[in-house]
A computed fold for an 88-nucleotide RNA, annotated as c-di-GMP-I riboswitch aptamer.

This record gives sequence, C1' cells and structure tokens, in this order.
RNA sequence: CCACGCAAAUGGCACAACCGGCGAAAGCCGGCGUCGCAAAGCUAGAGGGCCUAAGGGUAGAUAAAGCCUACGGUAGCCAGUUCCCGAA
Repeated sequence: CCACGCAAAUGGCACAACCGGCGAAAGCCGGCGUCGCAAAGCUAGAGGGCCUAAGGGUAGAUAAAGCCUACGGUAGCCAGUUCCCGAA
C1' cells in the first nucleotide's frame, strides 16, 4: 500500500413508532428514539433495481375508477468513489 473486519480504542450515523413542518404521493427536513451500520460518508446528470404517479398518455360518456409513463424519490438495494482504527 492492497485486501480483510470474529478483537480493542477514539468517535460517528440513526430503523420503526411518536411530535412539528414540506410534498399529489413516494418520500424529505427538524425533534425524540435506539432496529441496526466499518463506510448507514459522498454521488440519483455513469449504470441496474425498487417506490410513487402530480402532470401527460390510454380508455371511457368532454365523468370517475383502472392501466402506462419520472422530469419526483430511494445511497439503510446493488454500484461508483473517498476516508478513521489495526487484533487475527
């Protein structure tokens, strides 16, 4: 340096639920919380997956439900990229 993470140390992050706010929704932000995490840091305009469907489309009866669609999201799905510690 690379790989690795069954040990230790210093620290870090924060699922669900609940409260407040934003949003059509998915979801996001703040608080609280403690399910978990060795990248649960960063990247959603390199790529795949997944969620949502406002707008648009389809169909319909100029209606509604349904169905399709991301320009909306998710990095705590994979991926890419950078970094702390160092027992085996």

Overview:
Model confidence (mean pLDDT): 84 of 100.